[in-house]
RNA sequence: GCAGCGAGCCGAGACGAUCGCUGCGCCGGCCUGGCGGGCAACCGCCGGGGGGCGGGGAGGAAAGUCCGAACUCCGCAGGGCAGUGCGCCGGGUAACACCCGGGCGGGGCGACCCGACGGAAAGUGGCACAGAAAACAUACCGCCCGCCGACGCCCUGGGCUCGAAGAGCCGAGGGCGGAGGCGAGUAAGGGUGAAAAGGUGCGGUAAGAGCGCACCGCGUCUCCGGUAACGGAGAUGGCAGGCCAAACCCCGCACGGAGCAAGACCAAAUAGGGGAGCGUUCGAGGGUGGCCCGCCCGAAGCUCCCGGGUAGGUUGCACGAGGCCGCCAGUGAUGGCGGUCCCAGAGGAAUGAUCGUCGCCGGCACUGGCGCGUCGCGCCGGCCUCCGGUACAGAAUUCGGCUUACUGGCUCGCUGCGGAC
RNA sequence: UGGGAAGUCGUCCAACGGCAGGACACAUGACUCUGGAUCAUGUUAUCGGGGUUCGAAUCCCUGCUUCCCAGCCA
Numbered sequence: 001g002c003a004g005c006g007a008g009c010c011g012a013g014a015c016g017a018u019c020g021c022u023g024c025g026c027c028g029g030c031c032u033g034g035c036g037g038g039c040a041a042c043c044g045c046c047g048g049g050g051g052g053c054g055g056g057g058a059g060g061a062a063a064g065u066c067c068g069a070a071c072u073c074c075g076c077a078g079g080g081c082a083g084u085g086c087g088c089c090g091g092g093u094a095a096c097a098c099c100c101g102g103g104c105g106g107g108g109c110g111a112c113c114c115g116a117c118g119g120a121a122a123g124u125g126g127c128a129c130a131g132a133a134a135a136c137a138u139a140c141c142g143c144c145c146g147c148c149g150a151c152g153c154c155c156u157g158g159g160c161u162c163g164a165a166g167a168g169c170c171g172a173g174g175g176c177g178g179a180g181g182c183g184a185g186u187a188a189g190g191g192u193g194a195a196a197a198g199g200u201g202c203g204g205u206a207a208g209a210g211c212g213c214a215c216c217g218c219g220u221c222u223c224c225g226g227u228a229a230c231g232g233a234g235a236u237g238g239c240a241g242g243c244c245a246a247a248c249c250c251c252g253c254a255c256g257g258a259g260c261a262a263g264a265c266c267a268a269a270u271a272g273g274g275g276a277g278c279g280u281u282c283g284a285g286g287g288u289g290g291c292c293c294g295c296c297c298g299a300a301g302c303u304c305c306c307g308g309g310u311a312g313g314u315u316g317c318a319c320g321a322g323g324c325c326g327c328c329a330g331u332g333a334u335g336g337c338g339g340u341c342c343c344a345g346a347g348g349a350a351u352g353a354u355c356g357u358c359g360c361c362g363g364c365a366c367u368g369g370c371g372c373g374u375c376g377c378g379c380c381g382g383c384c385u386c387c388g389g390u391a392c393a394g395a396a397u398u399c400g401g402c403u404u405a406c407u408g409g410c411u412c413g414c415u416g417c418g419g420a421c
Numbered sequence: 422u423g424g425g426a427a428g429u430c431g432u433c434c435a436a437c438g439g440c441a442g443g444a445c446a447c448a449u450g451a452c453u454c455u456g457g458a459u460c461a462u463g464u465u466a467u468c469g470g471g472g473u474u475c476g477a478a479u480c481c482c483u484g485c486u487u488c489c490c491a492g493c494c495a
Base pairs, nucleotide, nucleotide: 001417002416003415004414005413006412007411008410009409010408013358014357015356016355017354018353019352021057022056024054025053026052027051030049031048032047033046034045035044036043037042059392063403064402066401067400068399069398070397071259072258073257074256078293079292080291081290083255084254085253086252087251088102089101090100091099092098103117104115105114106113107112118250119249123248124247125244126243127242140190141189142186143185145183146182147181148180151177152176153175154174155173156172158170159169160168161167162166198216199215200214201213202212203211217239218237219236220235221234222233223232224231225230263315264314265313266312273306274305275304276303277302278301285297286296287295308494309493322341323340324339325338326337327336328335329334359390360389361388362387363386365385366382367381368380369379370378371377372376422491423490424489425488426487427486428485431445432444433443434442439475447463448462449461450460451459468484469483470482471481472480
């Protein structure tokens, strides 16, 4: 210098002018409602509107609502079945499916990244097509052995025919090969498939085969290291049974349910109407869980449907597993101590709009240099000018995470390659 | 705001983890003087992305879209 990896931070701008929104505090010679006092003018208290001043006013994801909690109510929630979630080990935490550290597996030359990572000899099930066979193994082609064997070839000697040499014909014995058939062996090879019953090599064999041996893989046992997951070494076993559990399932652990429209208080309003079903002590039904039991309420009403009324206010609700800084413990997540700060609370829902100046990013605008070539193209660069852009997205009870969306930039650490000293 | 459900041809529905099928619609041809009806043939789809698996519409994760429900008197 180029290419890359990881972590952290900021997060779309900054300044000014004008206009505006929201809630909080304070103020008043403003307007208005209620109550009380006073003969009255008026005064006091409680609210509403408007005005002035002061200070506050979205996010890293406020999002998706995917997990875990706080908080609240229901019967303090007991048992069983069902269901859901999680799943290597250790730690962190209020808790978690999150985070940290480690192990194992996979990827990358590497920094580093990724992993739903218990169990397939508990059982059930699936593996289409192809293939002999898809899991109690089996045998299509092939290889090998035995028996039979059409047929062919060779050897031996015999008979007959021709005048002989020789040729032809007939039947016999022996040997070799052999299409094919039957029986047995085999799983090396071929072929099928996503996947074929340990792999490679040597020996061995009729051919073969863990049949034997060596190495690798695997199982079991022992020892050593480690809290553990696991790793290492040795012995031993001839292999002990494919893949799928994001198929049912088994094992271990956890889980009562509902959610701020939870819940509490005040106010307003009426047709506490009609119908159906169940029930009245042999007990309906309810108690916010899918079922059963148990428990409680319920000694008379309950459930559903149709219809009606009202949809206003206060609270929950902003001091919290809170933010920032420093020190200490820890590899780290995180924890402890001290100091300091108060930082949105709306309710159809505020946190904005316009203009000007300056930034930032991009550009086949513009422009400088070089090269090619010829009136364009390529490379490197740029003060001004011109054009375009300045993301994703908006709190709604509150936290801790995860996931998803998104833009440019800054800082730190590290890796590989090349060059120079 | 909270809770729940569903996404398959143009429309309405199917489909044990194994070639996505049916009806209507559409197109072309036949029949007819023409149209309709009828017959034959054909086109077109699993919401997007990722994972598990030999193989995904189906199982899992993640995003997107659409739909449904709700307070009080009670």

Record summary
This is a predicted complex of two RNAs, RNase P RNA and transfer RNA, with 495 nucleotides together. The coordinates come from a structure-prediction model, not an experiment, and the mean pLDDT is 76. It holds a member of the Rfam family "Bacterial RNase P class A". Rfam describes the family as follows. Ribonuclease P (RNase P) is a ubiquitous endoribonuclease, found in archaea, bacteria and eukarya as well as chloroplasts and mitochondria.